[in-house]
Transfer RNA from a Bifidobacteriaceae bacterium, 74 nucleotides, folded computationally.
RNA sequence: GGCGGGGUAGCUCAGACGGUUAGAGCGCACGACUCAUAAUCGUGAGGUCGGGGGUUCGAUCCCCCCUCCCGCUA
Numbered sequence: 001g002g003c004g005g006g007g008u009a010g011c012u013c014a015g016a017c018g019g020u021u022a023g024a025g026c027g028c029a030c031g032a033c034u035c036a037u038a039a040u041c042g043u044g045a046g047g048u049c050g051g052g053g054g055u056u057c058g059a060u061c062c063c064c065c066c067u068c069c070c071g072c073u074a
Stems, first nucleotide, its partner, number of pairs: 001073007010026004019057001028044005050066005
C1' cells in the first nucleotide's frame, strides 16, 4: 500500500427492514432489607451513536471522505 472486520453509556456489547422511546449486563448514586457490611430487591443519573459531508420527509442504519483499533496479505 491492498482487502476484510470493528469504533454506540465509565467497561463489555445488542440494535430488525431507515421510522417516531437508543437498549442490556456490570459499574455508579439514592432507597429498601440488616445491629452493621456484603448479597438481594427497587428507583435514578449517565449517549455529539469516532469526525465531516451527501441521499431522504426522516440516518446508529445507506453512500463518500477522513481518523483510530484488530486481522489477513504484498
About this RNA:
The sequence was found in a public genome assembly. The source organism's lineage runs through Bacteria, Bacillati, Actinomycetota, Actinomycetes and Bifidobacteriaceae. Rfam family: tRNA. By type it is a transfer RNA. Its mean pLDDT, the model's own confidence on a scale to 100, is 81.